[in-house]
């Protein structure tokens, strides 16, 4: 970042499988993306809360992450292609 070229990923649902959950993983399927490629030990946010901890007279309940989201945003690093 182009009414280019070649590819590339893969939202929601659905299947199955895995968690206590958020979620991931599988196959389907394409909303969509020039990094929706990696990074969660780079920072901010989110989003779960089984086990623990701390509040509450118990309990319900409520914050807390060591759980996770990179398709929530900045950064870092790798990368295809060659019009302005």
């Nucleotide at each position: 970042g182009a009414c280019a070229a070649a590819g590339g990923c893969a939202a929601a649902c659905c299947u199955c499988g895995u968690g206590a959950a958020a979620g991931c993983g599988u196959g389907g399927g394409a909303c969509g993306c020039a990094a929706a490629g990696c990074u969660g030990c780079a920072g901010g946010g989110c989003c779960u809360g089984a086990c623990c901890u701390u509040c509450c007279c118990c309990a319900a309940g409520a914050a807390g992450a060591u759980g996770g989201c990179a398709g929530c945003c900045u950064g870092g690093c790798c990368a295809c292609c060659g019009a302005a």
This is a predicted structure of an 84-nucleotide RNA (c-di-GMP-I riboswitch aptamer) from a soil metagenome. The coordinates come from a structure-prediction model, not an experiment, and the mean pLDDT is 87. The sequence is in RNAcentral, with records from MGnify.